[in-house]
RNA sequence: GAAAAGGGCAAACCCGCCGCGAGGCGGGGACGCAAAGCCACGGGGCCCCAGCGGCCAGCCGAGCUACCGAA
Numbered sequence: 001g002a003a004a005a006g007g008g009c010a011a012a013c014c015c016g017c018c019g020c021g022a023g024g025c026g027g028g029g030a031c032g033c034a035a036a037g038c039c040a041c042g043g044g045g046c047c048c049c050a051g052c053g054g055c056c057a058g059c060c061g062a063g064c065u066a067c068c069g070a071a
Stems, first nucleotide, its partner, number of pairs: 001068001008033002013028006031058001037064002041061003044056004
């Protein structure tokens, strides 16, 4: 973060499985993404069996790592 190259990820929705649930995993599928890789540290949202509990990283910020390489 311009061009290009190699490519990568995968929303909604559908199917199967797990979970009380938020949601997660696998398959299909692409709305999009230059970190839409990792991370629950801060904010925020969500769930509950309401706890010093749990979920969301494709909500924002921070941290770590990575391909290409013009200004």